[in-house]
């Protein structure tokens, strides 16, 4: 330095062709239980790395700039 990929909830992850952000796990409540785990019903938690552009409208497209991992020199 020069190219790919990856960034979303506490953790792993989806998210199509731009059009109200979700899944398991986890965590709080309740029920069930002598109590716990197990299950079952509820619910909380997200500037979608940051920043900017296009658009009515961006997780999703453009551009820059952070970190992380592979490549090449």
């Nucleotide at each position: 330095c020069g190219g790919g990929c990856u960034g979303u909830a506490g953790c792993g992850c989806a998210g199509u062709u731009g059009g109200u952000a979700g899944c398991g796990c986890g965590c709080a409540u309740c029920g069930u239980u002598c109590g716990g785990g197990a299950c079952g019903a509820u619910g909380a938690g997200g500037u979608c790395g940051c920043g900017a552009g296009u658009u009515c409208g961006a997780g999703u497209c453009u551009c820059g700039c952070c970190a992380g991992c592979c490549c090449g020199a």

Description: Predicted 3D model of a 73-nucleotide RNA (transfer RNA) from Candidatus Komeilibacteria bacterium RIFCSPLOWO2_02_FULL_48_11. The sequence was found in a public genome assembly. Model confidence (mean pLDDT): 82 of 100. Its Rfam family is "tRNA".